[in-house]
Molecule: FMN riboswitch aptamer (RFN element)
Organism: uncultured Leptotrichia sp.
């Protein structure tokens, strides 16, 4: 520099209206480590002070990056093994913001951004 880089409500109930409620179903970004949604670390969104840095301006505003806060949450038991909270078995749990009959799964910001991966 180029390319790539997120999945998911089947079936049914109530209702004027719900993929949002109820029964139930389904999904799991990136790096590390014995192979991980729940261990350690990181990423997307929103906000703040006028703090730090960059570039710009006559100066201010605005911009980008940093910083801080919120989003941010969730796992135990048993087994195998040199080694697993990662594998196997069992039973659990978690999931931003805006919109709308209350949403991890629909629509939207997003044909965006990005941890990072490949060449």
């Nucleotide at each position: 520099c180029u390319u790539c880089a997120g999945g998911g409500c089947a079936a049914g109930g109530u209702g004027a209206a719900a993929u949002u409620c109820c029964u139930g179903a389904c999904c799991g970004g990136u790096g590390g480590u014995a192979a991980a949604g729940u261990c350690c670390a990181c990423g997307a969104g929103c906000a703040a002070a006028u703090c730090u840095a960059a570039a710009u301006u006559a100066a201010c505003u605005a911009u980008u990056a940093g910083u801080u806060g919120c989003a941010u949450g969730a796992a135990a038991c048993g087994g195998u093994g040199u080694a697993a909270u990662u594998c196997c078995g069992u039973u659990a749990c978690c999931g931003a913001c805006a919109g709308u009959a209350a949403a991890g799964u629909c629509u939207g910001g997003a044909u965006g951004a990005g941890a990072g991966a490949a060449g």